[in-house]
Molecule: c-di-AMP riboswitch aptamer (ydaO/yuaA leader)
Organism: Dactylosporangium vinaceum subsp. matsuzakiense
């Protein structure tokens, strides 16, 4: 510079770094704006009967959810396939082909359905290109 993401912007104290001063760079924490999330009334929803089974809660961010086959005693995990749904793909949108990718992970902790006031949290992490100094391994050639 681009990307997926809410994940940007002020301002202020300290650090760093610099020979010192001031700007500006970059951290830490602190406040604010934007953004993003969760809790939480009225209404509305749920809450009715019988019967079997089981005792394996239930919810909450996120596109990341479901089926099918094969392993493992089970929840579940791994593989393989496929799927709901999601991202990309020169220039403003919008739709259609096509093409290439995801299709995770993580919390809370027996608790929450919406939801005015009102009351808490986050504001990360990760990728790709270019272009500048360093440094390193290899490998071809030639002499």
């Nucleotide at each position: 510079c681009g990307u997926c993401g809410a994940g940007u912007c002020g301002c202020g104290c300290c650090g760093c770094a610099c020979a010192c001063u001031u700007c500006a760079g970059c951290g830490u924490c602190g406040c604010g704006a934007g953004c993003c999330g969760g809790g939480g009334a009225c209404c509305c929803a749920u809450c009715g009967c019988a019967g079997u089974c089981c005792u394996u809660g239930g919810g909450g961010u996120g596109u990341a959810u479901c089926c099918g086959u094969g392993a493992c005693c089970g929840a579940g995990u791994c593989a393989c396939g496929g799927u709901a749904g999601g991202g990309c793909g020169a220039a403003u949108c919008c739709u259609c082909c096509c093409g290439c990718c995801c299709g995770a992970a993580c919390c809370c902790g027996u608790c929450a359905g919406c939801u005015a006031a009102c009351c808490c949290g986050g504001u990360a992490g990760g990728c790709g290109g270019c272009a500048c100094c360093g440094g390193a391994a290899g490998g071809a050639g030639a002499a």